[in-house]
RNA sequence: GAAGACAAUGCCAAACCUGCUGGAAGGCAGGGACGGAAAGCUACGGAUCUUUCAAGAGACAGCCGGGUUACCUUAG
Repeated sequence: GAAGACAAUGCCAAACCUGCUGGAAGGCAGGGACGGAAAGCUACGGAUCUUUCAAGAGACAGCCGGGUUACCUUAG
C1' cells in the first nucleotide's frame, strides 16, 4: 500500500421507553440492541427533513458520494 469473511480483541448503538432541551426537524443523558468494517471526524456535492409566501435560516455523518484519521483480520 490492497482486500473485508456466517471470523474478530476492543468499539459504536436503530426502533422503542424515561428524563432534560429546542418553535420544529432535531440534540443530550440513562435504559435498550436492529444493525455497523469506519455506524470515527468533517455539512464539501447530491438526497431527505423542519421552518419560510419567497429569499433565506436550520437539521441530518445510521441515505449516497467526497475529504481526512484509525483498530482488527487476511493475503502479499